[in-house]
């Protein structure tokens, strides 16, 4: 870098540095931002994907299933992946709702 699988309407902020745009990309909308955003660092939290660990069950065993825990590896802590865009369906059809696709993010595995 690519591929596969799973998940993406839940959850969770303080301090320091810094100083202008930012919310992935394009367009539009809606927002955040000098009462200092985005970002970086520290600490703390959230979550439970992987490892570990505990309980119960199945099994001769290897192992498997369910639930817990949160020590380790990641992740994450404005707005639904902020919303729409393409397709389909429905409806009371300037549009709205639902589902899907594309793109993206994260994990695990693999190349």
């Nucleotide at each position: 870098u690519g591929c596969u699988u799973a998940u993406c309407c839940a959850g969770a902020a303080a301090g320091a540095c810094g100083g202008a745009g930012g919310g992935a990309u394009u367009u539009g909308a809606c927002c955040c931002g000098a009462u200092g955003a985005u970002g970086u660092c520290u600490u703390g939290a959230c979550a439970a994907c992987c490892u570990g660990u505990c309980u119960u069950c199945c099994g001769a065993a290897a192992g498997g299933a369910a639930g817990g825990u949160a020590a380790g590896g990641u992740g994450c802590c404005a707005c639904g992946u902020u919303c729409a865009a393409c397709c389909a369906u429905g409806c009371c059809c300037u549009g709205c709702a639902u589902g899907g696709a594309c793109a993206g993010a994260u994990a695990a595995g693999u190349u």